[in-house]
Context: one part of a larger RNA
RNA sequence: GCCAACGAGUUGUCGAUUAUUGCAAGCUUAACCCCGCUCAGCGGGGGUAGGCGUAGCGAAAGCGAGUACUAACUGUGCGCCAUACAAGUAAUAAUCGGCAGACCCGAAACCGGGUGAUCUACCCAUGAGCAGGAUGAAUCCACUGUAAAAGGUGUGAGGAGGUCCGAACCUACCAGUGCUGUAAAGCUGGGGGAUGACUUGUGGGUAGGGGUAAAAUGCCAAUCGAACCCGGAGAUAGCUGGUUCUCCUCGAAAUAUAUUUAGGUAUAGCGCCCAUCGAAAGCUGGCAGGUAGAGCACUGGUUUGUGUUCGGCGGCGAAAGCUGUCGGCACGAGUCAAACUCCGAAUAGUCAGUGUUAUUUGAUGAGGCAGUCAGUCCGUGAGGGCUAAGCUUCAUGUGACGAGAGGGAAACAACCCAGAUCGCCAUCUAAGGUCCCUAAAUCUAGCUAAGUGGGAAAGGAAGUUAAUUUCCCCAGACAACCAGGAGGUUGGCUUAGAAGCAGCCACCCUUUAAAGAGUGCGUAACAGCUCACUGGUCGACUGGAAAUUAGCGCCGAAAAUUUAACGGGGCUAAGCUAGAUACCGAAGAUGCGAAUCCCGCCUUUGGCGGGAUGGUAGAGGAGCGUCCCAACGACGUUGAAGCGGAAACGUGAGUAACCGUGGAGUACAUUGGGAGUGAGAAUGUUGGC
Numbered sequence: 001g002c003c004a005a006c007g008a009g010u011u012g013u014c015g016a017u018u019a020u021u022g023c024a025a026g027c028u029u030a031a032c033c034c035c036g037c038u039c040a041g042c043g044g045g046g047g048u049a050g051g052c053g054u055a056g057c058g059a060a061a062g063c064g065a066g067u068a069c070u071a072a073c074u075g076u077g078c079g080c081c082a083u084a085c086a087a088g089u090a091a092u093a094a095u096c097g098g099c100a101g102a103c104c105c106g107a108a109a110c111c112g113g114g115u116g117a118u119c120u121a122c123c124c125a126u127g128a129g130c131a132g133g134a135u136g137a138a139u140c141c142a143c144u145g146u147a148a149a150a151g152g153u154g155u156g157a158g159g160a161g162g163u164c165c166g167a168a169c170c171u172a173c174c175a176g177u178g179c180u181g182u183a184a185a186g187c188u189g190g191g192g193g194a195u196g197a198c199u200u201g202u203g204g205g206u207a208g209g210g211g212u213a214a215a216a217u218g219c220c221a222a223u224c225g226a227a228c229c230c231g232g233a234g235a236u237a238g239c240u241g242g243u244u245c246u247c248c249u250c251g252a253a254a255u256a257u258a259u260u261u262a263g264g265u266a267u268a269g270c271g272c273c274c275a276u277c278g279a280a281a282g283c284u285g286g287c288a289g290g291u292a293g294a295g296c297a298c299u300g301g302u303u304u305g306u307g308u309u310c311g312g313c314g315g316c317g318a319a320a321g322c323u324g325u326c327g328g329c330a331c332g333a334g335u336c337a338a339a340c341u342c343c344g345a346a347u348a349g350u351c352a353g354u355g356u357u358a359u360u361u362g363a364u365g366a367g368g369c370a371g372u373c374a375g376u377c378c379g380u381g382a383g384g385g386c387u388a389a390g391c392u393u394c395a396u397g398u399g400a401c402g403a404g405a406g407g408g409a410a411a412c413a414a415c416c417c418a419g420a421u422c423g424c425c426a427u428c429u430a431a432g433g434u435c436c437c438u439a440a441a442u443c444u445a446g447c448u449a450a451g452u453g454g455g456a457a458a459g460g461a462a463g464u465u466a467a468u469u470u471c472c473c474c475a476g477a478c479a480a481c482c483a484g485g486a487g488g489u490u491g492g493c494u495u496a497g498a499a500g501c502a503g504c505c506a507c508c509c510u511u512u513a514a515a516g517a518g519u520g521c522g523u524a525a526c527a528g529c530u531c532a533c534u535g536g537u538c539g540a541c542u543g544g545a546a547a548u549u550a551g552c553g554c555c556g557a558a559a560a561u562u563u564a565a566c567g568g569g570g571c572u573a574a575g576c577u578a579g580a581u582a583c584c585g586a587a588g589a590u591g592c593g594a595a596u597c598c599c600g601c602c603u604u605u606g607g608c609g610g611g612a613u614g615g616u617a618g619a620g621g622a623g624c625g626u627c628c629c630a631a632c633g634a635c636g637u638u639g640a641a642g643c644g645g646a647a648a649c650g651u652g653a654g655u656a657a658c659c660g661u662g663g664a665g666u667a668c669a670u671u672g673g674g675a676g677u678g679a680g681a682a683u684g685u686u687g688g689c
Stems, first nucleotide, its partner, number of pairs: 001689006011100013026052003032046006056063002066078004103242002106239001110232006121206009130196001132165003135161001139157002141154004169193003173190005208224001210220003217226001245623006255268005269372002271369003274365006282354006293343001294341002299337010310327007375401003378397007406417003421594004426590003432584003435569003441581001443579005453571001459555002463552010480537005486510003491505003516531001520529002595613008624678001626675006634666002642661004648655002
């Protein structure tokens, strides 16, 4: 991992609601007793103690259709009556709740009583072990030395040491290896200690909030921030996982409030079921509003001009006064605002009227049962953020997903189209498409030349198309070529110089066809080249110059495994714009047939007509099958159950004739009762492979 078997809402009791049955102003027995039988049980009978109901009020005594309050109510509270004669009670079943382990499995832990020091820590008693080599303390001896000592010397004797080197032994510092190992800690090669706080044998001691510890929370039998075993015990688990047959009807929520509350729960909201009722929607009219927009009348911000016998600070001036700037005020012009408003919608809201009679939609019930309290994206209005986020927080929506399949967007919960009861090798369409992949047009007219299409900005450009405005032109435009481009004058100033051309000021006049006190280059300054401007050559007018607008393109444009920024092929349309007509295209619509549910009608075991039937959590309804029991009727060696195959039937769970096998019981058909009643998942349990 697979297969098989086992594996999870049960039981007791007390309540609530609904249904059914009995009796009913009543209903009902409990313990217990008696009888019978097929005897831990069942059936029948007795048993009226008690319970609920028939009357309430009061704390109570108590009174009573009233009562309590009070001294007392023409008062107040709760009742009676009004009320349609009032309905209860017992049992059974279903669902839910309380108490119990309460759907099942699952902790880490806590407590109690015991078992452990054969491992290991420390201690006690008694034993044992440490090859060999090195060093050479004290002391002694000898000599020397001294007055005597002290002291000195030595191939002398001696043999100290948590001394040195190094096996056994102990250890575990490094590396490699091993890491389903040879081994639940090893092996290999090196390392450390090795007469000591050494190592070790045997026997004994200390025990779990305790021991022991040269102290690491270390060790206490491969277990230690509190050992192990059994018990309390099915501890508790607002947490995770799992929870087994079918069909039909309806169908949510991810919000508010509160919470030692935030991944839990309670109440409300939203769903289902039951009962009893209503008319919403729309339209018309009224009502309050201060949003969008707009505005500057207030509050505050803001740009500019003028004025001012206003205030502050400056400059010039003898003064008058002139002038700069900031602020105030007045006027003119221009603006901004969530916490500004002289104004002010649309929608939305609300009230009244009217109004549809609906397979639509709502209300009510101290009715029963839930689930939901992590939401997500999209559009719209906002806050936060960077008017960033597939960001975050609100509001809003006939939105979608969630709980929604189908078609389109290559693929793609939330986008576009459209809501799947079932069947059909029928028809029409939606979004989107119609060259091939790929169902359907190689349709019409323009545009694009960039593979733009098929990614991007500011900005840039004689791309190209269309439109518009102004001007020049055979009296010769525009371009090109030839020629001129002068004089006063080197203008004045400045400057070493300043001559058109460093800079400042001015920018005139003359000769002319025309020529700036000079457009650029250039020189130290001149010179030189050139331009503006003029003439000529040429010969367009279907021309030329300048500008504006619009369409489609161009540049701007660099990324990481592989083309990779059309889904691909490929396309000059099969791209873009505009247009017409066809066609394709879905589980949509239609057609034919069928099922279930609801409503209506009828000739009511049914028929006809109409409508509905996506669905998670969840509610409701109807069924299938397994085991056991009871009743009736049955079957079986002329072959039961079980097992293998299998026609056929049923919406389905399932039922199965028949054939084979099997060899003795069965429960097929009908009805009722009762459950250890349905597995694919729980790192499920056991077994097998």
The prediction has a mean pLDDT of 83. Predicted 3D model of a 689-nucleotide part of an RNA (large-subunit ribosomal RNA, domain II) from Berkelbacteria bacterium GW2011_GWA2_35_9. Rfam family: Bacterial large subunit ribosomal RNA.